Background
Large-subunit ribosomal RNA, domain IV from Maribellus sp. CM-23, 326 nucleotides, folded computationally. The organism belongs to Maribellus, within Bacteria. The coordinates come from a structure-prediction model, not an experiment, and the mean pLDDT is 89. RNAcentral holds the full RNA, with entries from ENA.
Context: one part of a larger RNA
């Protein structure tokens, strides 16, 4: 020191946290709450019962009556602790093989967009092949996530979709005109056809961009400051100023709040957790969803019975291991 058994009193006073442990335990009877999607919650929660002999009833299983023994009768092993409240995810399920099982992913529902078939996507220089031997009640692709009430407001900016009048624009077309050469002219200076190069103006020239609308369950984004009411205090009101519009419902000290341990109430003797409420939201907010929610979790918080060696605080006793000695 490891595993196991017991432990007077107390019974979570330990401890980050009841981590371990301990307690419940199969069946049988009686009972069973809030909520609820009416299906569930529920094995709620609480209480009883059991062995073995005779007797009686019954075909029998099995039940009633009556007696017996033991500390113990589901005589061993296996075999649910259990309420209350709260977050978060509906839910069953998937996950980081080998430190993470979750509130992370899916997930049925829901919404947007694309795709008329040689679809649209994807894989591959290509042939070809998946989509599908499918056809818009099909398939890709995103975003959200059961249900239930709902999902406001802004298209300025970025992206999409549409529009083509105007500007802008490329290769190509075009080819006015410039240069170089010299047949010729000319005393020189120079001038200079044709052709041969080299150069090239105006003109024409799509998409695209500007521009012109639409689009937010597309990316997003949703204000300041001053003054007002007959105690006070506050501001329904009114005032400027800025913008594309200035956050609506519903929630809020939240898995979101800095200031902080806000503040009032519960719960404890005593509570930075925790629960209801406030609303001063450092910095919630409505499918980057808002707010509820039965049922579900080896989830995360809180409390509150049982029960314990977790502790108070240790002690015994096996079994091993190390140790000492051999």
């Nucleotide at each position: 020191c490891a595993c196991g058994g017991c432990u007077a009193a107390g019974g979570a006073a330990c401890u980050a946290g009841g981590c371990a442990a301990a307690a419940u335990g199969a069946c049988c009877c009686c009972g069973u709450a809030a909520c609820u999607u009416a299906g569930g919650g529920a094995g709620a929660a609480g209480g009883g019962g059991a062995g073995c002999c005779u007797g009686c009833a019954g075909c029998a299983a099995u039940g009633c009556a009556g007696g017996c023994c033991g500390c113990a009768g589901a005589g061993a092993a296996a075999u649910g602790a259990u309420c209350c409240a709260g977050g978060c995810g509906a839910c069953u399920g998937u996950u980081u093989a080998u430190c993470a099982a979750a509130a992370a992913c899916a997930c049925a529902g829901g919404g947007c967009u694309c795709u008329g078939c040689u679809a649209a996507a994807u894989c591959g220089a290509a042939a070809g092949a998946u989509g599908a031997c499918g056809u818009a009640u099909a398939g890709g692709g995103c975003c959200u996530g059961a249900c239930a009430c709902c999902u406001g407001c802004c298209c300025g900016g970025u992206g999409c979709c549409g529009g083509a009048a105007g500007g802008u624009u490329a290769a190509g077309u075009g080819g006015g005109g410039a240069u170089g050469u010299u047949a010729u002219c000319g005393c020189a200076a120079g001038a200079g056809a044709a052709g041969c190069a080299u150069u090239g103006a105006a003109a024409u020239g799509a998409a695209g961009c500007c521009c012109c609308g639409g689009u937010a369950a597309a990316c997003g984004g949703c204000g300041g400051c001053c003054g007002u009411a007959a105690c006070u205090a506050u501001a329904a009101c009114g005032g400027u100023c800025c913008u594309a519009a200035g956050g609506u419902a519903g929630c809020g000290a939240a898995a979101u709040u800095c200031c902080u341990u806000g503040u009032c109430g519960g719960g404890u003797a005593a509570g930075u957790u925790c629960c209801g409420a406030c609303c001063u939201g450092c910095a919630c907010g409505a499918a980057u969803g808002g707010u509820g929610u039965a049922a579900c979790g080896a989830u995360c918080u809180g409390g509150a019975u049982a029960c314990u060696g977790u502790c108070u605080c240790g002690g015994c006793c096996g079994u091993g291991a190390g140790c000492u000695c051999g």